A computed fold for a 1486-nucleotide RNA from an uncultured rumen bacterium, annotated as small-subunit ribosomal RNA. The prediction has a mean pLDDT of 85.
RNA sequence: AGAGUUUGAUCCUGGCUCAGGACGAACGCUGGCGGCGUGCUUAACACAUGCAAGUCGAACGGGGCCAUAGGAGAGCUUGCUCGAAUAUGGCCAAGUGGCGGACGGGUGAGUAACGCGUGAGGAACCUGUCUUCAUCAGGGGGAUAACGUCCCGAAAGGGAUGCUAAUACCGCAUAAGACCACAAUGCCGCAUGGCAUAGAGGUCAAAGGAGGAAUCCGGAUGAAGGUGGCCUCGCGUCCCAUUAGGCAGUUGGCGGGGUAACGGCCCACCAAACCGACGAUGGGUAGCCGACCUGAGAGGGUGAUCGGCCACAUUGGAACUGAGAGACGGUCCAAACUCCUACGGGAGGCAGCAGUGGGGAAUAUUGGGCAAUGGGCGAAAGCCUGACCCAGCAACGCCGCGUGAGGGAAGAAGGUUUUCGGAUUGUAAACCUCUGUCCUUCAAGACGAGGAGGAGACGGUAUUGAAGGAGGAAGCCCCGGCUAACUACGUGCCAGCAGCCGCGGUAAUACGUAGGGGGCGAGCGUUGUCCGGAAUGAUUGGGCGUAAAGGGCGUGUAGGCGGUUCAUUAAGUCUGAAGUGAAAGUCCUUUUUUCAAGGGAGGAAUUGCUUUGGAUACUGGAGAACUAGAGUGCAGGAGAGGUUAUCGGAAUUCCCGGUGUAGCGGUGAAAUGCGUAGAGAUCGGGAGGAACACCAGUGGCGAAGGCGGGUAACUGGACUGCAACUGACGCUGAGGCGCGAAAGUGUGGGGAGCAAACAGGAUUAGAUACCCUGGUAGUCCACACUGUAAACGAUGAAUGCUAGGUGUAGGAGGUAUCGACCCCUUCUGUGCCGGAGUCAACACAAUAAGCAUUCCGCCUGGGGAGUACGGCCGCAAGGUUGAAACUCAAAGGAAUUGACGGGGGCCCGCACAAGCAGCGGAGCAUGUGGUUUAAUUCGACGCAACGCGAAGAACCUUACCAGGUCUUGACAUCCAUCUAAAGCUGAAGAGAUUCAGUGUGAGCUUGCUCGAGAUGAGACAGGUGGUGCAUGGUUGUCGUCAGCUCGUGUCGUGAGAUGUUGGGUUAAGUCCCGCAACGAGCGCAACCCUUGCCUGCAGUUGCUAACACGCGAAGGUGAGAACUCUGCAGGGACUGCCGGGGACAACUCGGAGGAAGGUGGGGACGACGUCAAAUCAUCAUGCCCCUUAUGACCUGGGCUACACACGUGCUACAAUGGCCGUAACAAAGAGGAGCGAGCCCGAGAGGGUAAGCGGAUCUCAAAAAAGCGGUCUCAGUUCGGAUUGUGGGCUGCAACCCGCCCACAUGAAGUCGGAGUUGCUAGUAAUCGCGGAUCAGCAUGCCGCGGUGAAUACGUUCCCGGGCCUUGUACACACCGCCCGUCACACCAUGGGAGUUGAUAGCACCCAAAAUAUGUGAGGUAACCGCAAGGAGCCAGCAUCCUAAGGUGAGAUCAAUGACUGGGGUGAAGUCGUAACAAGGUAACC
Repeated sequence: AGAGUUUGAUCCUGGCUCAGGACGAACGCUGGCGGCGUGCUUAACACAUGCAAGUCGAACGGGGCCAUAGGAGAGCUUGCUCGAAUAUGGCCAAGUGGCGGACGGGUGAGUAACGCGUGAGGAACCUGUCUUCAUCAGGGGGAUAACGUCCCGAAAGGGAUGCUAAUACCGCAUAAGACCACAAUGCCGCAUGGCAUAGAGGUCAAAGGAGGAAUCCGGAUGAAGGUGGCCUCGCGUCCCAUUAGGCAGUUGGCGGGGUAACGGCCCACCAAACCGACGAUGGGUAGCCGACCUGAGAGGGUGAUCGGCCACAUUGGAACUGAGAGACGGUCCAAACUCCUACGGGAGGCAGCAGUGGGGAAUAUUGGGCAAUGGGCGAAAGCCUGACCCAGCAACGCCGCGUGAGGGAAGAAGGUUUUCGGAUUGUAAACCUCUGUCCUUCAAGACGAGGAGGAGACGGUAUUGAAGGAGGAAGCCCCGGCUAACUACGUGCCAGCAGCCGCGGUAAUACGUAGGGGGCGAGCGUUGUCCGGAAUGAUUGGGCGUAAAGGGCGUGUAGGCGGUUCAUUAAGUCUGAAGUGAAAGUCCUUUUUUCAAGGGAGGAAUUGCUUUGGAUACUGGAGAACUAGAGUGCAGGAGAGGUUAUCGGAAUUCCCGGUGUAGCGGUGAAAUGCGUAGAGAUCGGGAGGAACACCAGUGGCGAAGGCGGGUAACUGGACUGCAACUGACGCUGAGGCGCGAAAGUGUGGGGAGCAAACAGGAUUAGAUACCCUGGUAGUCCACACUGUAAACGAUGAAUGCUAGGUGUAGGAGGUAUCGACCCCUUCUGUGCCGGAGUCAACACAAUAAGCAUUCCGCCUGGGGAGUACGGCCGCAAGGUUGAAACUCAAAGGAAUUGACGGGGGCCCGCACAAGCAGCGGAGCAUGUGGUUUAAUUCGACGCAACGCGAAGAACCUUACCAGGUCUUGACAUCCAUCUAAAGCUGAAGAGAUUCAGUGUGAGCUUGCUCGAGAUGAGACAGGUGGUGCAUGGUUGUCGUCAGCUCGUGUCGUGAGAUGUUGGGUUAAGUCCCGCAACGAGCGCAACCCUUGCCUGCAGUUGCUAACACGCGAAGGUGAGAACUCUGCAGGGACUGCCGGGGACAACUCGGAGGAAGGUGGGGACGACGUCAAAUCAUCAUGCCCCUUAUGACCUGGGCUACACACGUGCUACAAUGGCCGUAACAAAGAGGAGCGAGCCCGAGAGGGUAAGCGGAUCUCAAAAAAGCGGUCUCAGUUCGGAUUGUGGGCUGCAACCCGCCCACAUGAAGUCGGAGUUGCUAGUAAUCGCGGAUCAGCAUGCCGCGGUGAAUACGUUCCCGGGCCUUGUACACACCGCCCGUCACACCAUGGGAGUUGAUAGCACCCAAAAUAUGUGAGGUAACCGCAAGGAGCCAGCAUCCUAAGGUGAGAUCAAUGACUGGGGUGAAGUCGUAACAAGGUAACC
């Protein structure tokens, strides 16, 4: 510090996710030791048991016990026993009294508050114990617990009566002093006021104890200090405005009460205030802070442990005591709960430490000790102390240590993998040499306890020494990318994984296992939460034309911001000093635990607040001035600016009349409609409403919406010139107020045209649409409402600055001129182009989307949703404000390359058109589908499968089926043994096969080798079994279409572009010209073959002109090398020449010459790529599968089936013909298991015999159509030949299933073929025959050959295919694309809903406990007064005010639930349509 994920790719926007750190954690697997920490986050749920606050006898009386002394008295046995009072000492504990119990310890329910933090104030206050100082303690009195007796009660407890003490209680005296009221002086202060001094008046104290004593400990009053508290104030302190108004003691005053003290804290009266958009009130949530986690920081989150403050103690209320409490282990009352009970009544409060139940994912011992630190009491010893110090449990966290170290290659064995060579585990192990941290045993043994002594829970712990022995101690997660780490097997969209993207459908580095590897390590992963990354709420540090986002527009309030100069102030600002910012923590330094965590010490920091001194540039305050902002004035011109009234012409429609006759109207085509009752057309007259042609212009005006005939009236704003006036009067603008298209609403008018709804006619599969004919609201006017639009420049307002060019509208000035125009300058408005700059790009560019400032509005992923609920507005329609649950990993912007378009332009092609011949109908042949079958083997399926693989299925082929057989095998290699095996003969069998007989190799080194066979065992063979979607190779197709790319350069952030586009031209990316391109490659063309002309050479088997011979119809022979021909080698054609066009080019048109002319004809040749195209059955091949079978052999069958459908062909339907006869003319091939002449036989197929020929020699071989002659005469025929019968021939082991041919006989359909569809542009189509491959035999198929030999092409509108450019796109699996809505089904969350249930906070009323206060107090009463009577004072009781809990009522808010209902979301293959994306087939959208 970043990364993954939207796309075919790119840039951007934007969300989601990951890597880091942390935790009081939990869960899974695993677990050796120690140190230091931490440990109910949930039920402030309920609690058994024990302990957690007592202490003082030196405050007091009494009691008990013990000891010592004592010896009243008694008994009698007269010297023994018992023994009271009393005195002393010790111990025990109840009671009175004092101090403590308000601390310590726990918890976080409540609390949004002066509760907390921070800083001030108290001149408005209190403070036990403690410290210092001052002064004092004289003299009296009356009670009461304990105790005794009696009584009540189950108990808890209580009552009556009789004693008694005090440092308990109460008067009196004294008063340094305090307090109260009065009045004076001085000083001081921020208001009320404070302090000091003296005066006179009133009120107010006390306690003793110990000691032999000294003395000590106490007591009272006051002052000062300290400590602790209380009150007040400034500032800070969460979310919701779908909480906007709140408040009645409320705000203030006067006077009282109350308090330690101020105060509506409380009360009576008076006034009507007070708080609030700077967020009151209400609701929700929450203890606050030091700090902790994270972060670069600013921030964000948290508030466990430790420390400070607050609040609470089962829930609620209340006071008492006290220095201090509205009191956790006190009291009273009420409520709930639990327990005891004799049923009458009582007792209790673990949110103290342990512990129990419960809840929960989850959190420990009913431990030891007061040794230390600290606390309470005490004079002290001491007692108490679950505070605390320790130990136990828990890997809960942090830190440290160990599980061994060194050597050790035969790179062992085993495992895994393999291309079988190896590789890896791996120096790892074994083995050798060591060490002893930890561990075990034994022994020694602390610091913590400073000064005199004593005292150690921890603990026989830490630590140390000795001995023993590598012995007892490693796991967890991950390995597709992010992200370090890869293979094998299993599985087969299953099982499963997953943080995101995504893996899994038979070769999964992603699932599971194994081997190996990576990471961390006594831990490792997962889950949860927080921060970070996230600049994704942006102060630091974001945006708003198109991605989310500018308010529809103005006016203006609060607020924010604000021109120039001078002087002043010092609030902001800057700076110095002081106080504070507790400790702990963090950081730095240092020190100590062997190190570390941890501990100790010092420093820094604590960015803050307060006080105070100073500075004065800037901002602010108050003051004075200025004119550049703003406004006024004067002089002008422009304008569909607004409102009202009035006038006008054209046109549509309607009405009346005339002329006139059959149609009009409408459409793609029609129909509905109108018209003989006279339409439409035309002429004249009239009515009425609405809108204003031309001018008219990216022209004008207005804030926007918007504004268009003329005239008049009223009226707003802007502009120009001048510089007279005011003197910052300005800008923006939350709320508010106003304006605001169309549609819509209300009331009343008006209504010509147009026209939602509606009706009819068409179209259509349907057509609730598009088209047509009608037509009502509405459109118009007046008044009122609505308040929204893609209200758009998708661009808020204002100000300043920053190159230009060119239009246009309105002004002003200047030059020139006689004048006008032109020209120049300038202001305002409105456009275009463009530089810098900006931008993701597109683009914007002085009218900014540039550079800056001010203010307002708005945005924060998509969907749900501008929806629901609530509020406000509206007559309604609806508007405005405006969520959540849930769901997805995207949604989106701009641009790029393609593809596509019922987009455009240009151009090709037998693509259409023009023609010729067909196919589709018939019969047959052949292939396919389907069906059938035991099997009908398999493959090929639009073009580009279907006379295709197959250049030839009777057996074989053959892969299929049935049956019979074999198992190292029909075929290959290796090993061992044996020997000949084959071949021939015979027997059985359908055959494979089996048996019997016969019968034999080579070399030599003479028992071996080679070749061969058989047997045996195992390695292995074998597979036309699967996968062409694992592959190689081969092939088809687009397409012989003209395209496809690269290097360098340039442009662009980039994908990419340029080149390759453009202007011409071509069959062609062919060539020329131009050009930020310059070159190059694969394609095109050419080079190759063939054919057409000529030449040269050669001259047999071919040829024969001349010469000669010769025949019979023969170049038959000699000879020739002329010709034809054959073969080889050359030439020839290049737009080369001439003319026209073109740009002087490329090229094109015409012509000449030429055998051939613009590629002469034909062929081979097929760019980058597309179709997961075809082929695992040509072959090869990975993986999978079979192995007495999915292999191999044999016989027979099948591939030849047959209601049917399709493709490709053949033959026809006839006279351009059939048949018969007859003097013609080819090319190219093939031939030895061959072609086979000739001759003979047969009617023929063919048979017999046999010459020649491995071929320019011989044979196949007859070419056929044509030509000529004859016949048939338009018919199912002398056409046509299917089918069938009979008899033959050939091949072959074998023609039954299932071959071909011949002859005779038979003589079917068919009379030119519907929709539709194919081929062909010249030696082509059509037609005619010939040959070859395969092959024993079998062709209408295929591949070739020649003969005869046409028609037509105006042209590119249309169909199909293709190329280039351009345009749109929501497509990229690329239009066979994408995609919308209803309906049906399943699930999920949510709104409404008659209601129902519960909770919360208030309000009103009723009842009212305890307690305080007040009143009363006829009842009661020790202290004081009084001789007494009595009084004062006090108490019970009663009453009143207030009030907890409780009850009743009407509402509010929140939550849960609810028949039914609404939409929404999600879900491989449901239904209906086709709305959107292309002109999406009616442009889309608001």